[in-house]
Predicted 3D model of a 378-nucleotide RNA (Bacterial RNase P class A) from uncultured Steroidobacter sp. It matches the Rfam family "Bacterial RNase P class A". Rfam's curators write: Ribonuclease P (RNase P) is a ubiquitous endoribonuclease, found in archaea, bacteria and eukarya as well as chloroplasts and mitochondria. It is annotated as a ribozyme. The coordinates come from a structure-prediction model, not an experiment, and the mean pLDDT is 77.

Order: sequence, then structure tokens, then C1' cells
RNA sequence: CGAGUCAGCCAGGCAAUCGCUGCGCUUUCGAGCGUGGAGGAAAGUCCGGGCUCCAAGGGCGAGGUGCCAGGUAACACCUGGGGGGCGUGAGCCCACGGAAAGUGCAACAGAGAGUAGACCGCCUAAGCUUCUGCCCUUCGGGCAGAAGCCGGUAAGGGUGAAAGGGUGCGGUAAGAGCGCACCGCGCCGGUGGUAACACGCGGCGGCACGGCAAACCCCACCUGGAGCAAGGCCAAAUAGGGGAGCAAGCGGCCGGAUUUCCGGUCGCACGUGUGGCCCGCACAGGCUCCCGGGUAGGCUGCUAGAGGCGUACGGUGACGUACGUCCCAGAUGAAUGAUUGCCCACGACAGAACCCGGCUUAUCGGCUGACUCAAUUU
Repeated sequence: CGAGUCAGCCAGGCAAUCGCUGCGCUUUCGAGCGUGGAGGAAAGUCCGGGCUCCAAGGGCGAGGUGCCAGGUAACACCUGGGGGGCGUGAGCCCACGGAAAGUGCAACAGAGAGUAGACCGCCUAAGCUUCUGCCCUUCGGGCAGAAGCCGGUAAGGGUGAAAGGGUGCGGUAAGAGCGCACCGCGCCGGUGGUAACACGCGGCGGCACGGCAAACCCCACCUGGAGCAAGGCCAAAUAGGGGAGCAAGCGGCCGGAUUUCCGGUCGCACGUGUGGCCCGCACAGGCUCCCGGGUAGGCUGCUAGAGGCGUACGGUGACGUACGUCCCAGAUGAAUGAUUGCCCACGACAGAACCCGGCUUAUCGGCUGACUCAAUUU
């Protein structure tokens, strides 16, 4: 100097004016003054909790997690480690239990896709048939060669995402763990490690027990349900519920009974609605007071918390402990803004709604630290 990796930080600045809003104080009740007022993700609502109400006895089911150890209130998060993969490297990525319990799946291609298979190729040692040559020679037999049949093979080619260890030597008709050496693999033991796991430790086995479990399944562990529109308190008008009081008359007929009583029915009157009033029509009803539930509305839950910062100590680390210090949005049609001026590198993604810990996603530009690779100079 160039290219990169990891960790962390900032998120236009300053000033003036005018507004909005929580809290405190003052107040002549109009307001005034002081002070606080979005984020690193407030987002997605994907995990884990707090808090609240309901439920709480067990089983089945369902869902989730899935190498080991630790951290944590808890987690699917974080830290450290193991294993695998990628990168020259700093580093990065991984749902990473079980396929020798069972069931299932594998398009197309291919001979064969799972107690494999034979298309091309390679081979004719054994067996059978035919032909040719030679030999023995009575029929016949033997030897060699060629062709065919029956076959052998899994080295090589080919198909496929995947074809039943690799390299070499021996071996063979050609081949093949068929045999051997080395590598690899499996099982048992040993050693190291808390463990996952590792071992250029020993023995045994010619040797796969192919792949897929984000297919069913098996194993281990975890999970009760609903959510601040949770939940609690106060509480209009109207309607509806309950209670008390007021009004509920007169006459006829019928029935029951014990004379004054009860029930039914009819007519007139009363009541309520309609309407200014009467008639009419409709209703079987009315009026006053009280009680309780609930709705609208209001208050609360509501922000001091698994809280921030600093120091010391313990720990490789995540983190923990102790001490000191700070208070840092709380709205509810929902505030956190607008205008102007100056400056610069010209300003991204985006906006709380009960709270907290994570993860994921979005994001102009810039800064800091540690580290890696390459080149050059000294």
C1' cells in the first nucleotide's frame, strides 16, 4: 500500500421561533415556569420467560428439542469443546441421536436400485455337438485347432444423485478379498479426557450391516389453557330484571261453595300509546320510589426493571458476586413535530402501546480495535 476476516460504536450538527405531551411547582383557573419525551432494530410476532385470570387427578394423543459440558429466570439463545464440510489464511457453515426393531421411498436413465445385476467388453479351463489335420488303428480311440451350444467373469466401458471398500503384487481360461502387504472399515479390550470423542495402542473379523428419519417410526428430554381487548375498581341515559307503595270501580249472566267469598265471561268506566282535544283504533297494559347486574364512559394495571453506568474480585469464556452511582417515554384518536438561518461528509432503514431475554429481517454513510493473505521498501 492493496485485498479480506472478526468484534464494537455513531445514526446529520448548532441556534432561534411556534406547537404537542408525562410529571412537579405556582396560579388571578385563562395560564405560566421548570423538567423528561422512540430504536438499533421500537419491525416480524418466530422462540423463551415475568405478570394476570381460568384449570389443576391420571392416561392416550399432539407439538417441540436432539454431539458434549457449562451459562441463564428460561430458551430453539449464548460460551467453551468434539465431529464433519468450505477457505492459502484470519475465519465461516452444519436439525450433528438411532438405518445390525419394523414399515416405506428412490422420477428418468440403466442389464441391475438392494439377500443385486450381465448391455458392451473379457474368457473358452471343465461338459456337449460338428468340422479339419495328425497319430494308433478292427469297430473305435487319442492329440491339436476352429465354430457353435451350455457357460464363466465383475478387471475395463456404459447408465445414474447413488452400482456391494482403495492401491499394488500374486493368482487365473479370464477374473474376483480368491490369497497376501499397506491403507480403510467393523467388533472387543486398553489408555487419555467430566463428557462428546481421540489414539502412528493390542487382539479378532476378509469385510461392509448402501442412501433417505426437515418419511412413518424408535429412543431421551421438555410442554396445562388463554392473554393487558389479561385482570381489578367506579359507574350515566334508555331498555330489561327484582322489591315496596298507589290505582284496579259499577252492573248483568254462568259455575263452585258455607250469607258477606272465589273463578269465568259480557257491557260501561279507568289506564297507556296515537292525537292539540273528543270519537275512533291499538294495547292489557299504568304511575312513583328503591335495589342489584351489565353497557357507554372513567380510573387502574403502566412502567424502578432478571434496569443502566463505573470499579474491584472469581472464571479461558458466556457469566457471576460485592460496592458505589443514576432514574432514562408512558400516550389512549393516541404526544415525541413544524418553520427559518448557518455548517458539513448532504443524512439510510424505520416509529413505543404490559414488560424483559433472544433470534431473524431492513439499513445512506462513517469511525475504532484485533487479526489474516499478497506485494514493495528498509